Source information:
Predicted 3D model of a 507-nucleotide part of an RNA (large-subunit ribosomal RNA, domain I) from a soil metagenome. Its Rfam family is "Bacterial large subunit ribosomal RNA". The prediction has a mean pLDDT of 82.

Context: one part of a larger RNA
RNA sequence: UGCAUGUGGUGGAUGCCUUGGCGAUUACAGGCGAUGAAGGACGUGGCAGCCUGCGUAAAGCUGCGGUCAGCUGGCAACGAGCGUUAACAGCCGCAGAUGUCCGAAUGGGGAAACCCUCCCGCAAGGGAAUCCCUCGCUGAAUAAAUAGGCGAGUGGAAGCGAACCUGCUGAACUGAAACAUCUAAGUAGGCAGAGGAAAAGAAAUCAACCGAGAUUCCGAGAGUAGUGGCGAGCGAAAUCGGACCAGCCUGUGCGUUUUAGCUGUUGUUCAAACGGAACGUUCUGGAAAGUACGGCCAUAGCGGGUGAUAGCCCCGUAUGUGAAAGAACGGCAGUGGAACUAAGCGCACGACAAGUAGGGCGGGACACGUGAAAUCCUGUCUGAAGAUGGGGGGACCAUCCUCCAAGGCUAAAUACUCGUAAUCGACCGAUAGUGAACCAGUACUGUGAAGGAAAGGUAAAAAGAACCCCGGAAGGGGAGUGAAAUAGAUCCUGAAACCGCAUGCAU
Numbered sequence: 001u002g003c004a005u006g007u008g009g010u011g012g013a014u015g016c017c018u019u020g021g022c023g024a025u026u027a028c029a030g031g032c033g034a035u036g037a038a039g040g041a042c043g044u045g046g047c048a049g050c051c052u053g054c055g056u057a058a059a060g061c062u063g064c065g066g067u068c069a070g071c072u073g074g075c076a077a078c079g080a081g082c083g084u085u086a087a088c089a090g091c092c093g094c095a096g097a098u099g100u101c102c103g104a105a106u107g108g109g110g111a112a113a114c115c116c117u118c119c120c121g122c123a124a125g126g127g128a129a130u131c132c133c134u135c136g137c138u139g140a141a142u143a144a145a146u147a148g149g150c151g152a153g154u155g156g157a158a159g160c161g162a163a164c165c166u167g168c169u170g171a172a173c174u175g176a177a178a179c180a181u182c183u184a185a186g187u188a189g190g191c192a193g194a195g196g197a198a199a200a201g202a203a204a205u206c207a208a209c210c211g212a213g214a215u216u217c218c219g220a221g222a223g224u225a226g227u228g229g230c231g232a233g234c235g236a237a238a239u240c241g242g243a244c245c246a247g248c249c250u251g252u253g254c255g256u257u258u259u260a261g262c263u264g265u266u267g268u269u270c271a272a273a274c275g276g277a278a279c280g281u282u283c284u285g286g287a288a289a290g291u292a293c294g295g296c297c298a299u300a301g302c303g304g305g306u307g308a309u310a311g312c313c314c315c316g317u318a319u320g321u322g323a324a325a326g327a328a329c330g331g332c333a334g335u336g337g338a339a340c341u342a343a344g345c346g347c348a349c350g351a352c353a354a355g356u357a358g359g360g361c362g363g364g365a366c367a368c369g370u371g372a373a374a375u376c377c378u379g380u381c382u383g384a385a386g387a388u389g390g391g392g393g394g395a396c397c398a399u400c401c402u403c404c405a406a407g408g409c410u411a412a413a414u415a416c417u418c419g420u421a422a423u424c425g426a427c428c429g430a431u432a433g434u435g436a437a438c439c440a441g442u443a444c445u446g447u448g449a450a451g452g453a454a455a456g457g458u459a460a461a462a463a464g465a466a467c468c469c470c471g472g473a474a475g476g477g478g479a480g481u482g483a484a485a486u487a488g489a490u491c492c493u494g495a496a497a498c499c500g501c502a503u504g505c506a507u
Stems, first nucleotide, its partner, number of pairs: 001506009015492001016457002020428002022425007029417002031160002039102003042055003046078001049075003061096007070082003107116003117128004130157003133153006164195001165193005175182001179229001205212002216243005226234002247409003251349007261335010273321003279294003283290001295312002297301001303315003358382008368394001389404005444451002464491001467478004
């Protein structure tokens, strides 16, 4: 030095576990905000820090309801206290009070959490941004008026929010095996606005000489008819089958009736909770839920915990019960009195959408790229008829059919999930599953936009090793705990690489 055996170190694979994720189903909810949001800063405890809670009334205050023998949130002890049988300890639910400063941030400023003012008031405290709307007072050129100015308002707006929706705006990579029309795509991105959905919507629609009868969504029709450097590609409709179905309004007058409103009562659901069946012994073991023997309950043998695997030990589960005040959705009764507001029904009269339809030029949308190109929208120039009328039926004309534009509203079927509750998984199990099982959008990086980790497991219980010894300490040896300490705290298991020690053999 090599090989082998044994025994260790290092290391953290593997196995087992799960507090965290992922995906789904059902129901609910679908907003919060000048009564100051979302999100923060700073404070706040007996005790330094962080998390959680809260706001100078500061891990809390008040009321009501429930529960209760324990409690003073967690890391996490220590100290000092509160409460204990009928309840003002504590905990849970509902309602209320308080709620510093910043932030739309709104008195002015500002390098957010800070600085500086004015008015009322003894003080405490309150008020003072902008825009829109309404009202009032004023008021030009310019007579009336209007613009403008000033003031008031217990009128409104603003800002935030995961996706879904509508409108406006709007790429490129890419594909065409290059590339320009085309495609990607009206996608991504940007802007504005709204709702629990949005949008659309009651035919100037389709159809085809038969007829249908608003819209939306799904399945077929159909990758068809078409469109297309007829390339790449793009791509309908009628019709049929389903889901769901709902229709309406306008100005004036008259008549009539009812509802909303208000009061009372009552029901269901939600938001705390409460009752809730049935087991013992033997053996093994540190421990029984295992084994053996004999029982019991079940509208409960879902699930979890307990020193190994428990229907009957514990929490629960099936099932039944439950609210003073609160929330949502209803029912019934009374009142009220047509004066105001809103609505239904009946009658009478009235209204029936013009710079519009259409046309020229240039674009855009329609599956349809200008094409034979109808239809829809309009930047620009024009420009009708008026129900004896007008639009459409894919150039255009006639016949025929069908509908009535240029005003408006409208539930459901449809889309989505930041979230709440419950349940489920031939989903993951710590290099997986969220980036994040752990104080993670943290540490750290970057001027910044932004990027972005690693890191779980002693034991049933800390019983976390008193005391002695070596040592400066670290660490170790005894002792002790424990079933186990090669479970000793970066502690379950403990692979391999790598490094020792002992022994044998070889050189």